[in-house]
RNA sequence: GGUGCCGUAGUUCAGUGGAAGAAUAUCCGACUGUCUAUCGGAAGGUCACGGGUUCGAACCCCGUCGGCACCG
Repeated sequence: GGUGCCGUAGUUCAGUGGAAGAAUAUCCGACUGUCUAUCGGAAGGUCACGGGUUCGAACCCCGUCGGCACCG
RNA backbone atom coordinates (compact mmCIF):
# COMPACT_ATOMS: atom_id res chain seq x y z
C1' G A 1 0.00 0.00 0.00
C1' G A 2 -4.32 -3.65 -1.21
C1' U A 3 -8.58 -6.82 0.47
C1' G A 4 -12.00 -8.47 4.21
C1' C A 5 -14.36 -8.06 9.06
C1' C A 6 -15.46 -4.98 13.20
C1' G A 7 -16.74 0.12 15.87
C1' U A 8 -24.12 0.36 19.55
C1' A A 9 -24.93 1.94 27.72
C1' G A 10 -18.98 1.68 32.33
C1' U A 11 -18.15 -3.68 30.24
C1' U A 12 -19.73 -8.03 26.99
C1' C A 13 -23.16 -8.23 23.06
C1' A A 14 -28.22 -8.32 20.22
C1' G A 15 -30.85 -5.33 16.83
C1' U A 16 -29.90 -5.68 8.65
C1' G A 17 -35.21 0.31 6.72
C1' G A 18 -40.69 2.25 10.77
C1' A A 19 -36.19 4.81 14.78
C1' A A 20 -32.32 1.26 20.47
C1' G A 21 -32.65 -3.62 23.86
C1' A A 22 -30.54 -7.74 27.04
C1' A A 23 -26.89 -9.48 30.49
C1' U A 24 -23.49 -7.56 33.89
C1' A A 25 -21.83 -3.32 36.62
C1' U A 26 -23.79 1.37 39.35
C1' C A 27 -27.79 3.66 42.47
C1' C A 28 -32.58 3.18 45.38
C1' G A 29 -36.02 -0.05 47.77
C1' A A 30 -37.92 -5.00 49.65
C1' C A 31 -36.15 -9.34 52.27
C1' U A 32 -32.32 -10.40 56.62
C1' G A 33 -30.07 -9.41 63.42
C1' U A 34 -25.81 -7.85 59.55
C1' C A 35 -23.48 -8.90 54.84
C1' U A 36 -23.94 -11.86 50.53
C1' A A 37 -27.56 -14.02 47.56
C1' U A 38 -32.57 -13.29 45.74
C1' C A 39 -36.72 -10.00 44.17
C1' G A 40 -38.65 -5.07 42.43
C1' G A 41 -37.43 -0.33 40.42
C1' A A 42 -34.30 3.70 38.43
C1' A A 43 -30.50 6.03 35.85
C1' G A 44 -27.11 5.39 31.98
C1' G A 45 -26.77 6.06 24.10
C1' U A 46 -24.75 12.69 19.21
C1' C A 47 -25.38 3.85 17.40
C1' A A 48 -16.75 6.04 15.72
C1' C A 49 -16.92 10.83 12.46
C1' G A 50 -18.63 13.61 7.84
C1' G A 51 -21.72 13.48 3.58
C1' G A 52 -25.44 11.06 0.32
C1' U A 53 -30.08 7.96 -0.81
C1' U A 54 -35.11 7.59 1.37
C1' C A 55 -41.37 10.03 3.69
C1' G A 56 -38.13 7.61 7.30
C1' A A 57 -31.08 5.22 8.37
C1' A A 58 -27.63 1.84 13.93
C1' C A 59 -29.15 -0.78 9.24
C1' C A 60 -28.26 1.02 2.23
C1' C A 61 -24.10 4.02 -0.69
C1' C A 62 -19.34 7.18 -0.61
C1' G A 63 -15.33 9.15 2.16
C1' U A 64 -12.38 9.68 6.86
C1' C A 65 -10.51 7.70 11.59
C1' G A 66 -9.43 3.54 14.84
C1' G A 67 -8.89 -2.01 15.88
C1' C A 68 -8.07 -7.09 14.05
C1' A A 69 -6.84 -10.72 10.16
C1' C A 70 -4.78 -11.90 5.44
C1' C A 71 -1.84 -10.49 0.99
C1' G A 72 2.27 -7.61 -0.95
Background:
This is a predicted structure of a 72-nucleotide RNA (transfer RNA) from a Flavobacteriales bacterium. Its Rfam family is "tRNA". The source organism's lineage runs through Bacteria, Pseudomonadati, Bacteroidota, Flavobacteriia and Flavobacteriales. Model confidence (mean pLDDT): 82 of 100. The sequence is in RNAcentral, with records from ENA.